[in-house]
RNA sequence: AAAGUGGAUCAAGCGAUCGCCCUCCGCCUCAAGCGGAGGGAGGAAAGUCCGGACUCCACAGGACAAGGUGGCCGCUAAUGGCGGCCCCGAGUGAUCGGGGGAAAGUACCACAGAAAACAUACCGCCCAUUUUUUAUGGGUAAGGUUGAAAAGGCGAGGUAAGAGCUCACCGGUCCGUCAGUAAUGACGGACGCUUGGCAAACCCCACCCGGAGCAAGACCAAAUAGGAGGGUUGGGUGGUCCGCCCAUAACCCUCGGGUAAGGUCGCUCGACCCCGUGAGCAAUCAUGGGGCAAGAUGAAUGAUCGCUAGGGUUCCUCUUAGGAACCAAUACAGAAUCCGGCUUACGAUCCACUUUAGCC
RNA sequence: GCGAGAGUGGCGGAACUGGCAGACGCGCUGGACUUAGGAUCCAGUGGGCAACCGUGGGGGUUCGAGUCCCCCCUCUCGCA
Numbered sequence: 001a002a003a004g005u006g007g008a009u010c011a012a013g014c015g016a017u018c019g020c021c022c023u024c025c026g027c028c029u030c031a032a033g034c035g036g037a038g039g040g041a042g043g044a045a046a047g048u049c050c051g052g053a054c055u056c057c058a059c060a061g062g063a064c065a066a067g068g069u070g071g072c073c074g075c076u077a078a079u080g081g082c083g084g085c086c087c088c089g090a091g092u093g094a095u096c097g098g099g100g101g102a103a104a105g106u107a108c109c110a111c112a113g114a115a116a117a118c119a120u121a122c123c124g125c126c127c128a129u130u131u132u133u134u135a136u137g138g139g140u141a142a143g144g145u146u147g148a149a150a151a152g153g154c155g156a157g158g159u160a161a162g163a164g165c166u167c168a169c170c171g172g173u174c175c176g177u178c179a180g181u182a183a184u185g186a187c188g189g190a191c192g193c194u195u196g197g198c199a200a201a202c203c204c205c206a207c208c209c210g211g212a213g214c215a216a217g218a219c220c221a222a223a224u225a226g227g228a229g230g231g232u233u234g235g236g237u238g239g240u241c242c243g244c245c246c247a248u249a250a251c252c253c254u255c256g257g258g259u260a261a262g263g264u265c266g267c268u269c270g271a272c273c274c275c276g277u278g279a280g281c282a283a284u285c286a287u288g289g290g291g292c293a294a295g296a297u298g299a300a301u302g303a304u305c306g307c308u309a310g311g312g313u314u315c316c317u318c319u320u321a322g323g324a325a326c327c328a329a330u331a332c333a334g335a336a337u338c339c340g341g342c343u344u345a346c347g348a349u350c351c352a353c354u355u356u357a358g359c360c
Numbered sequence: 361g362c363g364a365g366a367g368u369g370g371c372g373g374a375a376c377u378g379g380c381a382g383a384c385g386c387g388c389u390g391g392a393c394u395u396a397g398g399a400u401c402c403a404g405u406g407g408g409c410a411a412c413c414g415u416g417g418g419g420g421u422u423c424g425a426g427u428c429c430c431c432c433c434u435c436u437c438g439c440a
Stems, first nucleotide, its partner, number of pairs: 001356010012308007020040008042332001046343002049341005054213004061242004067208004071085005086099005100204002105202002108197002122144002124140006152170002155167003171193001172191008217265004227255006234246003272291008311327007361439007370386003379423001387405006406413002416432005
């Protein structure tokens, strides 16, 4: 320098003018209004894919069903998240991707092919009968054919031809010892070793899980005719049963009608943010100091102008750079109960590392 | 805001447990019939010369995906 891999940070800055939302103070008897001070979007506020807080149903209890997760250990309020490690695979490499069980059982594996998992025999090879061709019977699975996949691989011995039939190497299963918390690894021994793929098919094993969601829920204001139909020993737990609670003449469901087309709370101080110290490989935890930073509800957080920085195009020069003119008007994108993650969209800068080539 | 469901020719709509994608109807094109048009009958109808590519888009599992899993896009519905 080129090509890559991983990570971090920022999210243009300043000023002027005119506006918007919230809080506090002052004028004002209150309200309204006016004036002053302070605060006012994000790394993803997004998708709503996970996990929690919070609220109601019982203080969320038991069983089944349904659902989810899946190497091991740890972190956490919790997780399908994060960190470290193990194994397999891809890459020259930095690095990246994947992860229970198919030897418990069931199902499926189209077409082709002899045969698709209980093995089987179309061609071929070999033997016997037959004078020969042919045919019949037997042996074999080394070779051919099909397929995504063919019943351990390869070599030698062996044989009528063959075959783990025998042996070496590789692979596999089981057992033991050692190391490690464990996944797992190393070493040794035994067994010739029939036993594919699929669990993002049913299933098995281990673990988790009650349901609903701030339009949760509470209060105020306004309104009303308990009108019609239905269910009943019911109703409340949004899969079922038990249990629990409420009611005992009420309760629930559907349709129709009336009022409001509202207000207040929940609402933002919280597993919060910043700077240190210590423990730990790390995620994270402990501890010290400092800080308060949107809270709207048809929904505020904006618009215009100027300067600087940055971007694009063209031209010039003393060409790894600088200058001038013009253009665009700034990537993705806008909080809606809150928080921790994941995923997706997206601009710029910086750091570390790898490979290749050249120079010192 | 919170929560459910759907996407297949030009349109509607099938494809059952994963196995030749487009059954069926409407529409469209060509032909027959008619002086002409309609109706009726017959044939064809995703793209591409072909290999192949096509189920909203992109990945994954599998020999094989409209179907199973994940992430996006669009549309519809319900709830105070």

Predicted 3D model of RNase P RNA and transfer RNA as a complex of 440 nucleotides. Its mean pLDDT, the model's own confidence on a scale to 100, is 78. It holds a member of the Rfam family "Bacterial RNase P class A". It is annotated as a ribozyme. Rfam links the family to the GO terms ribonuclease P activity, tRNA processing and dimeric ribonuclease P complex. About the family: Ribonuclease P (RNase P) is a ubiquitous endoribonuclease, found in archaea, bacteria and eukarya as well as chloroplasts and mitochondria.